Small-subunit ribosomal RNA, central domain from a metagenome, 352 nucleotides, folded computationally. The RNAcentral record of the full RNA draws on SILVA. It matches the Rfam family "Bacterial small subunit ribosomal RNA".

Context: one part of a larger RNA
RNA sequence: UUUGGCCUAAAGCGUCCGUAGCCGGUUCUGUGCAUCCCUUGUGAAAUUGUCCCGCUUAACGUCAGCGUGCAGGGGACACGGCAGAACUUGGAACUGGGAGGCGUCAGAGGUAUUGUUGGGGGAACGGUAAAAUGUUAUAAUCCCAGCAAGACCACCGAUGGCGAAGGCAUCUGACGAGAACAGCUUCGACGGUGAGGGACGAAAGCUAGGGGAGCAAACCGGAUUAGAUACCCGAGUAGUCCUAGCUGUAAACGCUGUGAGCUAGGUGUUGCGUAUUCUACAGGAAUGCGCAGUAUCGAAACGAAGGUGAUAAGCUCACCGCCUGGGAAGUACGGUCGCAAGACUGAAACUU
Numbered sequence: 001u002u003u004g005g006c007c008u009a010a011a012g013c014g015u016c017c018g019u020a021g022c023c024g025g026u027u028c029u030g031u032g033c034a035u036c037c038c039u040u041g042u043g044a045a046a047u048u049g050u051c052c053c054g055c056u057u058a059a060c061g062u063c064a065g066c067g068u069g070c071a072g073g074g075g076a077c078a079c080g081g082c083a084g085a086a087c088u089u090g091g092a093a094c095u096g097g098g099a100g101g102c103g104u105c106a107g108a109g110g111u112a113u114u115g116u117u118g119g120g121g122g123a124a125c126g127g128u129a130a131a132a133u134g135u136u137a138u139a140a141u142c143c144c145a146g147c148a149a150g151a152c153c154a155c156c157g158a159u160g161g162c163g164a165a166g167g168c169a170u171c172u173g174a175c176g177a178g179a180a181c182a183g184c185u186u187c188g189a190c191g192g193u194g195a196g197g198g199a200c201g202a203a204a205g206c207u208a209g210g211g212g213a214g215c216a217a218a219c220c221g222g223a224u225u226a227g228a229u230a231c232c233c234g235a236g237u238a239g240u241c242c243u244a245g246c247u248g249u250a251a252a253c254g255c256u257g258u259g260a261g262c263u264a265g266g267u268g269u270u271g272c273g274u275a276u277u278c279u280a281c282a283g284g285a286a287u288g289c290g291c292a293g294u295a296u297c298g299a300a301a302c303g304a305a306g307g308u309g310a311u312a313a314g315c316u317c318a319c320c321g322c323c324u325g326g327g328a329a330g331u332a333c334g335g336u337c338g339c340a341a342g343a344c345u346g347a348a349a350c351u352u
Base pairs, nucleotide, nucleotide: 004323005322006321007306008305012320014200015199016198017197021193022192023191025087026086027085028084029083030082031081033080035076036075037074038073039072040071041070042069048064049063052061054060090190091187092186093185094183095182096181102176103175104174105173106172107171108170109153110152113149114148115147116146117145118144119143120142124135125134161168162167205246206245207244208243209242210241214240215239220234221233222232257319258318259317260316261315262314265297266296267295268294269293270292271291272290273289274288275287276286277285278284301308302307325352326351327350334345335344336343337342
C1' cells in the first nucleotide's frame, strides 16, 4: 500500500455546534495546473541479455537493453482544479394559519401527608407470615372544624406529543427558541462531515447560604437465622427541595455515528395542507390523496442466526470515531483537569 469489521461475538465519542482538513448540484465559456499523446536532449561504470572473436575455459571485450527520472518543444481538453458568466432541484431567508409536558422567569391553585389548636370520644393503636421493638390515662389511634409547613402535581395519559441528547406533565402570563405544513415570495451552491476546540449534559457527590413535610444511604433498636454486618418491622442523619458555583460520569441504549440518493406493499396513529360527502354551520365530523413525524406486519435484499426490512442491519457515495484473543486492567507510571471524590489519556512484566 492493498484488505476485514463495529444491533447481540472486540468495536459508534452521551449529545450538538464548529476550526483546519477531506468531499461537493445543473449549464456554458476560458485556462491548460493535474491528466494523456508525440518528439529532442540527458540519464557514469559495474550489474542484465545476445552474439562473435581472442586469450585452453571464465573473468575481460562488442552490441543491445535497463536507467522506472528530469529538462526543452509540439499537441489533446472529456473528467478533476482554477477564473468568469448563468440556473434552481440542495441550503438559507421571508410570509401565513395552526400543533406541542421545548426552555427561562413570575404569579395563582389542588388533593394528600406531617405537625399543631379547639371540640367530640375513652382503651387500645400500630406493625407482621407470626411477632416484638414503638405510641398511649401527661388521653393516643379514631371523628369534626381551623391553622402552619415543605414536597408533589391523581384523573386526562396513550403504541400519543416536544426536545440535539440529558430530559420535559396542575393553571395563567411575560420573554426566548426550534420543527412540520403551505405559498411558489427572495438569495443563488451560500452545502456535507468534522482531527484539535467549545457548549450542553440524569442520578449520586462536593463548596457556600437557605429550607426540611414525606421518604431515606449511614447509624440504632426489634425480629428471622447456625450466623444475618441483609431481606421484614420501628425509629433516623446526610441527602432528596431552593439559590450561586463545581463535578462531567450512566445499561447517557435503538447496546445501531452524521448527511445524501435509490430500492414492493399492507395497517394504525400525530401535525399541516387539499378534494368529496355529512352536518347541531362550529376553530365540526367521516373518507380519499400529498408532505412530515411515530408505531406495527412484511416482498426483494441482507444476515451466523435472532432478526432488520423506505425510521434498513438492503444497494451506493462523502466525512468522522472506534476494534484486533482472555486475564493482569480501565490497573500502574507520566501528563492535563478537579476543592475533593475522581475524570480523561492509558501500558508492560507475568499468565493463559